[in-house]
């Protein structure tokens, strides 16, 4: 060059085929428990690499850009 795979809250992870309220843990903040603290419980905050196109509607489908791992030559 080519071909694959991946990028989702502050951190790991699901969801993506099969469009339709972004999810779960963790963690900041508030609270409850407690003589402190830790633990354990409720709770609020945050998030879809990027750009363009399909669509009534796009993390999801299609195109194409970026970084990242592989594979080929």
């Nucleotide at each position: 060059g080519c071909c694959c795979g991946g990028a989702u809250g502050g951190u790991g992870a699901a969801g993506c085929c099969u469009g339709g309220u972004a999810u779960c843990a963790u963690g900041c903040g508030g609270g409850a428990c407690u003589g402190u603290g830790g633990a354990u419980c409720c709770u609020u905050c945050g998030u879809c690499u990027c750009g363009a196109g399909u669509u009534c509607a796009a993390a999801u489908c299609u195109c194409g850009g970026u970084c990242c791992g592989g594979g080929c030559c």